[in-house]
A computed fold for a 151-nucleotide RNA from Natronospirillum operosum, annotated as FMN riboswitch aptamer (RFN element).
């Protein structure tokens, strides 16, 4: 360095302007924001090389390309019950879980370049919220670190 396990520690961003209203950070114009792995024709760095360049190694690099988390749902147990509602539990229940084209390069691009689109839980709320308040001082995909044990 690899597997398995202990054990800590980390692990979400954003509403400025303007309009209309009694009433909107909720609509309506403009504007902002993009968990976690993977994957990579960029990007940097090393290494090779007289020196580059390909090759190789490392690191960074997608909200709409895979896959996962959280939230509802949904099944299970248990209480109370008039609808139904509380409390705990389930990830091989995947239902909702969302959203990308066109043009350029190029052997090869959904990932590069250039344009021009789309999405965003679940409750509340003087009015319908990705961005405001809440469950959350939580939970978690993972990320590092530490220790055994093992071939």
């Nucleotide at each position: 360095g690899c597997g398995c396990g202990u054990u800590c520690u980390c692990a979400g961003g954003g509403c400025g302007g303007g309009g209309u209203g009694u009433a909107a950070u909720u609509c309506c114009c403009c504007a902002c924001c993009g968990g976690c792995g993977g994957u990579a024709u960029c990007u940097g760095c090393c290494a090779u090389u007289u020196g580059a360049a390909c090759c190789g190694g490392c690191a960074g690099g997608a909200g709409c390309c895979c896959g996962c988390g959280a939230g509802c749902g949904c099944c299970c147990g248990g209480c109370c019950u008039g609808g139904g509602g509380c409390c705990g539990g389930g990830g091989u229940c995947a239902g909702c879980a969302g959203a990308u084209c066109u043009g350029g390069u190029g052997c090869g691009a959904c990932g590069c370049c250039a344009g021009a689109g789309c999405c965003g839980a679940c409750g509340g709320u003087u009015a319908c919220a990705g961005u405001c308040c809440g469950g959350a001082u939580g939970a978690a995909a993972g990320a590092g670190a530490u220790c055994g044990c093992g071939a």
The source organism's lineage runs through Bacteria, Pseudomonadati, Gammaproteobacteria, Oceanospirillales and Natronospirillum. Its Rfam family is "FMN riboswitch aptamer (RFN element)". Rfam links the family to the GO term FMN binding. The coordinates come from a structure-prediction model, not an experiment, and the mean pLDDT is 79. It was read from a public genome assembly, where an Rfam model found it.